[in-house]
Molecule: transfer RNA
Organism: Petrotoga olearia DSM 13574
RNA sequence: GCGGAUAUAGCUCAGCGGUAGAGCACUUGCUUGCCAAGCAAGGGGCCGUGGGUUCGAAUCCCAUUAUCCGCUCCA
Numbered sequence: 001g002c003g004g005a006u007a008u009a010g011c012u013c014a015g016c017g018g019u020a021g022a023g024c025a026c027u028u029g030c031u032u033g034c035c036a037a038g039c040a041a042g043g044g045g046c047c048g049u050g051g052g053u054u055c056g057a058a059u060c061c062c063a064u065u066a067u068c069c070g071c072u073c074c075a
Stems, first nucleotide, its partner, number of pairs: 001071007010024004018055001026042005048064005
């Protein structure tokens, strides 16, 4: 220098054009002599960043950043 993968809730991931979900974690309540477990309810992200296309984008296109992998050149 070239190519590819990943980037979504605190963590691990799903979602692949119609205004974002699960598990675990967290908070509150119930239960219990207490803890744990179990049950119920709840809070939390605008989807790495910036543009574009579209009535509408996490999802398509371009650029860019970070991490990882491969290839190549020079010294």